RNA sequence: GCGGCCGUAGCUCAAUGGCAGAGUUCCUGGUUGUGGUCCAGGCGGUUGUGGGUUCGAUCCCCACCGGUCGCC
Numbered sequence: 001g002c003g004g005c006c007g008u009a010g011c012u013c014a015a016u017g018g019c020a021g022a023g024u025u026c027c028u029g030g031u032u033g034u035g036g037u038c039c040a041g042g043c044g045g046u047u048g049u050g051g052g053u054u055c056g057a058u059c060c061c062c063a064c065c066g067g068u069c070g071c072c
Base pairs, nucleotide, nucleotide: 001071002070003069004068005067006066007065010024011023012022013021018055026042027041028040029039030038048064049063050062051061052060
């Protein structure tokens, strides 16, 4: 330099163009002599950035940034 894949909650990951979710972490409450486990509830998002297409974009297109793998 060229090509593929990935980028979504603190972390690990979902989401077939139509209200962005789960697990875990954290917080509160219940249970327990205390803690842990368990149960219930809650907080937490500019979907990497900037454009384009569309009535509508996490999703499709382009560029850029970062990571990863391969080729030279």